[in-house]
RNA sequence: GCGUUCCUCGCUGGAGAGAGGCCCGUUUCGAGCGGGCCCACCGAAGGGGCAAGCGGACGCGCCUGUUGCGGCGCCGCCAAUCUCUCAGGUAAAGCGGACAGAGAGGGCAGC
Numbered sequence: 001g002c003g004u005u006c007c008u009c010g011c012u013g014g015a016g017a018g019a020g021g022c023c024c025g026u027u028u029c030g031a032g033c034g035g036g037c038c039c040a041c042c043g044a045a046g047g048g049g050c051a052a053g054c055g056g057a058c059g060c061g062c063c064u065g066u067u068g069c070g071g072c073g074c075c076g077c078c079a080a081u082c083u084c085u086c087a088g089g090u091a092a093a094g095c096g097g098a099c100a101g102a103g104a105g106g107g108c109a110g111c
Stems, first nucleotide, its partner, number of pairs: 001111002006106004011101003018039001020038007040090003046086001047084003053077004060073004064068001
């Protein structure tokens, strides 16, 4: 100096689902905004759950045409755009948004 993976930053793109009902507040008594309750929905902030597989246990039960360092039941680790819908969200705008693109900076192993 380079440095895929990795980290940070800003820029760009970025879906889904009720302009729901009732009540209260604000108010120019209208909309809008805020709050509460109820019902219906969404999954892509976050969060929870799980497979194969790997490891452990061999106390107990079952299976075995291999009788064993066997297999299953048990415990642990273990993924998601799967699943749950806690949280969050459901007109437009705005905010948020998994993820992605190009860029700037940092930098492990290594060269």